[in-house]
Molecule: TPP riboswitch aptamer (THI element)
Organism: Pseudoprevotella muciniphila
RNA sequence: UUUGAAUUAUGGGGGUGCCCAACAUUGGCUGAGAAUAUACCCCUCGAAACUGAUCCGGACAAUUCCGGCGUAGUGAAUUAAUUUAAAGUUAAA
Numbered sequence: 001u002u003u004g005a006a007u008u009a010u011g012g013g014g015g016u017g018c019c020c021a022a023c024a025u026u027g028g029c030u031g032a033g034a035a036u037a038u039a040c041c042c043c044u045c046g047a048a049a050c051u052g053a054u055c056c057g058g059a060c061a062a063u064u065c066c067g068g069c070g071u072a073g074u075g076a077a078u079u080a081a082u083u084u085a086a087a088g089u090u091a092a093a
Base pairs, nucleotide, nucleotide: 001087002086003085004084005083006082007081008080009079010077011043012042013041014040017029018028019027049074050073051072055068056067057066058065
């Protein structure tokens, strides 16, 4: 000096479902997140999230619960700092 990784700061994007009871509170299920909480996740090396979807198959009390769809489309920072690993270059011993 370059590249990668991790953390932090600032800025930005996103979701908040299913079930019992009339509703709410509460409780149960999965999950990082299911009280719209600066909490959680994601920011182009992009499956965070959305469209397809009133989709298809399996399971379940039920549900994007699991898989397909998906080497489909869309989608928000070529930001800065610190630490660390590797490679290259220069100088001294």